[in-house]
RNA sequence: AGCGGAUAAAGGCAAACCUGGUGAAAGCCAGGGACGCAAAGCCACAGGGUCUAAGGCGUUACGCUAUGACAGCCGGUUGCCAUU
Numbered sequence: 001a002g003c004g005g006a007u008a009a010a011g012g013c014a015a016a017c018c019u020g021g022u023g024a025a026a027g028c029c030a031g032g033g034a035c036g037c038a039a040a041g042c043c044a045c046a047g048g049g050u051c052u053a054a055g056g057c058g059u060u061a062c063g064c065u066a067u068g069a070c071a072g073c074c075g076g077u078u079g080c081c082a083u084u
Stems, first nucleotide, its partner, number of pairs: 005081001012037002017032006035072001041077003047074002049070003055065004
């Protein structure tokens, strides 16, 4: 330095759900709570994908659309520790 994470050690994060707040919604924030995670650290103008549709548009029962959102979807990128 690279690949990998079997066995550890020190730790870390926090799903669903509940309460309060916020938002048009998706979602987000705080507290509780742990399903799980070797990156469940960071990145939404590296890239792909997904969700919502206030506003706007249309052929107006409805449909389309991101400037909104999701990193615990793939991915990009940076790391702890031990061993080989």

This is a predicted structure of an 84-nucleotide RNA (c-di-GMP-I riboswitch aptamer) from a Bacillota bacterium. Its Rfam family is "c-di-GMP-I riboswitch aptamer". Rfam describes the family as follows. GEMM was predicted in a large-scale screen for bacterial structured RNA regulatory elements. Genes associated with GEMM are involved in a diverse array of functions, including chemotaxis regulation, signal transduction, secretion and chitin. The sequence was found by an Rfam model in a public genome assembly. Its mean pLDDT, the model's own confidence on a scale to 100, is 83.